The RNA shown here (TPP riboswitch aptamer (THI element)) has 89 nucleotides and comes from Planococcaceae bacterium Storch 2/2-2.
RNA sequence: CAUUACCACUAGGGGCGCCUCACGGCUGAGAAGUACCCUCAUAACCUGCUCUAGGUCAUUCUAGCGAAGGAAAGUGGUCGAUACUCACU
Repeated sequence: CAUUACCACUAGGGGCGCCUCACGGCUGAGAAGUACCCUCAUAACCUGCUCUAGGUCAUUCUAGCGAAGGAAAGUGGUCGAUACUCACU
């Protein structure tokens, strides 16, 4: 030293699939939850996508596409990093 990073509050944005007769199972932060995630942005989410390759009982399951295009903000607070030791979990 606060336009990176983290936290809080308020406001806002977003998704909710596949399989099973059913119970239930799979992935995931979240598959309608007083929840979860995201808010200037390399991935909350949408378009491309009734996409391509791999895999699966099946599927936004995995990867690519993706340095693509679009996509919702304000205020306040905190110096921090590295090394060693100790304690706790």
Rfam family: TPP riboswitch aptamer (THI element). For this family Rfam cites "Structural basis of thiamine pyrophosphate analogues binding to the eukaryotic riboswitch" (Thore et al., J Am Chem Soc, 2008). About the family: Vitamin B(1) in its active form thiamin pyrophosphate (TPP) is an essential coenzyme that is synthesised by coupling of pyrimidine and thiazole moieties in bacteria. The previously detected thiamin-regulatory element, thi box was extended, resulting in a new, highly conserved RNA secondary structure, the THI element, which is widely distributed in eubacteria and also occurs in some archaea. Analysis of operon structures identified a large number of new candidate thiamin-regulated genes, mostly transporters, in various prokaryotic organisms. The THI element is a riboswitch that directly binds to TPP to regulate gene expression through a variety of mechanisms in archaea, bacteria and eukaryotes. through a variety of mechanisms in archaea, bacteria and eukaryotes.
The sequence is in RNAcentral, with records from Rfam.
The prediction has a mean pLDDT of 76.